[in-house]
RNA sequence: UUGAAGUUCCGGGGAGAGCACCGCGCCCGCGCGGUCGCCGAAGGAGAAAGACCCUGCGGUCGAAACUCUCAGGCACAAGGGACUCGGAACGGACG
Numbered sequence: 001u002u003g004a005a006g007u008u009c010c011g012g013g014g015a016g017a018g019c020a021c022c023g024c025g026c027c028c029g030c031g032c033g034g035u036c037g038c039c040g041a042a043g044g045a046g047a048a049a050g051a052c053c054c055u056g057c058g059g060u061c062g063a064a065a066c067u068c069u070c071a072g073g074c075a076c077a078a079g080g081g082a083c084u085c086g087g088a089a090c091g092g093a094c095g
Base pairs, nucleotide, nucleotide: 001095006090007089008088009087010086011085012084013083018036020035021034022033023032024031025030037074038073039072043070044068045067046066050061051060052059053058
């Protein structure tokens, strides 16, 4: 000097699943509690190939959009939303 990964902020896009049933309250639109039935793309949890250790049994490390659904969510709206696009700041890999 160039400006990769990564982090943060702002804006845009962004799926899935019961307008379920019962009870209570009520400002009649909803709220709370219970009962089952579902969803996976906040978060969380699990460990394959393989690598290492060990005489062996075994142990450690080891990923996700996979799996589990603790949490969260399931009419419209709102909100959230992995991921993604644009902009800005930090950053400083390779050269």

Description
The RNA shown here (Glycine riboswitch aptamer) has 95 nucleotides and comes from a bacterium. Its Rfam family is "Glycine riboswitch aptamer". Gene Ontology term of the family: glycine biosynthetic process.